Purine riboswitch aptamer from Zhenhengia yiwuensis, 102 nucleotides, folded computationally.
This record gives sequence, structure tokens and C1' cells, in this order.
RNA sequence: UGUUAAUUGACUAUAAAUAAUCGUAUAAAUUCGAUAAUAUGGAUCGAAAGUUUCUACCUACAAACCUUAAAUUUGUGGACUACGAGGUGUUUAUGUUUUGCA
Repeated sequence: UGUUAAUUGACUAUAAAUAAUCGUAUAAAUUCGAUAAUAUGGAUCGAAAGUUUCUACCUACAAACCUUAAAUUUGUGGACUACGAGGUGUUUAUGUUUUGCA
């Protein structure tokens, strides 16, 4: 001095991706139709609806209620998805520097 020719680390400077965290949305709500079970029962399918919003819209436990009928109710806990934030971790690239090579 050097990337069309090799390599080890450091800095944590920049950018991107990704994980996690926090926040917003949505209450994993609500409404209707068809079919199904019956106190050892309380289910299945479809449609609507909600979000500056794509997707999803279930499950576990507990209690109540329904005296055999067609209808469930309440509470607690557990996600995914979309967007935003910070700059904690990881990876890649660039930059600076170092070892080493020519």
C1' cells in the first nucleotide's frame, strides 16, 4: 500500500431482519337461522356483526339454572393476527481498528 488475492478478534457507530416486552384493536363480545343432547345433559353447522384493520372469534375450570322441556347464564384463566413504540437480545451487511497474509 492492497479486495478480481486470505484471516482472527474488538468497537456497538449505521442500516435491515428477527425474538421478546409494552401499547392500540376486540370485549377471543353480541345477534339470527337450522339441526342435536337432556340433571352421568347443556352440542354441531351456517350467516351477520364488531376494528381508521388483514385474520381469528375458540378452549379449560368452577358455580348457577332448567324437575324432563327447550332454552341456557355468570365468573376466572389461557392465544393468534394487524399496526405502533423503545433500542434489550440474536443474525447479516457496512464503517473504524487489530492480528495475520501478499
The model forms 100% of the base pairs in the Rfam consensus.
Taxonomically the source falls in Zhenhengia (Bacteria, Bacillati, Clostridia, Lachnospiraceae).
It matches the Rfam family "Purine riboswitch aptamer". For this family Rfam cites "Riboswitches Control Fundamental Biochemical Pathways in Bacillus subtilis and Other Bacteria" (Mandal et al., Cell, 2003). From the family's description: Riboswitches are metabolite binding domains within certain messenger RNAs that serve as precision sensors for their corresponding targets. Allosteric rearrangement of mRNA structure is mediated by ligand binding, and this results in modulation of gene expression. A class of riboswitches that selectively recognises guanine and becomes saturated at concentrations as low as 5 nM. In Bacillus subtilis, this mRNA motif is located on at least five separate transcriptional units that together encode 17 genes that are mostly involved in purine transport and purine nucleotide biosynthesis. It has also been shown that some members of this family are specific for adenine instead. Hence this family are termed purine riboswitches.